[in-house]
Parts: sequence; C1' cells; structure tokens
RNA sequence: UCAUGAAAAAGGCAACCCUCAUCGAAAGAGAGGAACGCAAAGUUCGGGUCUAAGAUAUAAGAAUUUAUGUUAUGACUGUUGGACUGCCAUG
Repeated sequence: UCAUGAAAAAGGCAACCCUCAUCGAAAGAGAGGAACGCAAAGUUCGGGUCUAAGAUAUAAGAAUUUAUGUUAUGACUGUUGGACUGCCAUG
C1' cells in the first nucleotide's frame, strides 16, 4: 500500500420494547432504561418513504367555514446507489 472479515481482542454504535410535568400541527425528535443486531449501523450527496401546519386548486354554502386533491419550506432510513474518512485482526 492492497485484499479479506472465519475466529480473537480493545473500544464504538444501538432495533424492538418501557418510562416522561420534554419539543413538534403531524410525521417524528429528545432524555433515561434496555440489548436484537452492526466492520462502517461514521460523515456526506442523490433516489426513495412518511407527514401536510402553511400555501394552493376544486366542490358545497349567504357567510365565519367545511370536504377532497396537490404541494416540503418539516422529517426518516438498521431503505437504495455513489463519494470521502476510519478501529482491530489475518494474508
């Protein structure tokens, strides 16, 4: 420097679930516990998915409005593809 991840070791992350005088319109997030898993379950970009407060379209109504659709400026990834970085071991 490159390849690989069967076993081992040192650390790391943390699904489901539970709790809450937490945040949010929602999706979801946060904190504490927990431990199914993970060699990138680190960072980042795109696709994808979820939500629809606000905006907007249509319809109804005398009207405050109501219903339905569209929409991310709100989110998620332990979905998917790329880029960058990185622990240990073996060759």
Model confidence (mean pLDDT): 78 of 100.
A computed fold for a 91-nucleotide RNA from Candidatus Frackibacter sp. WG13, annotated as c-di-GMP-I riboswitch aptamer.
Taxonomically the source falls in Candidatus Frackibacter (Bacteria, Bacillota, Halanaerobiales, Halobacteroidaceae).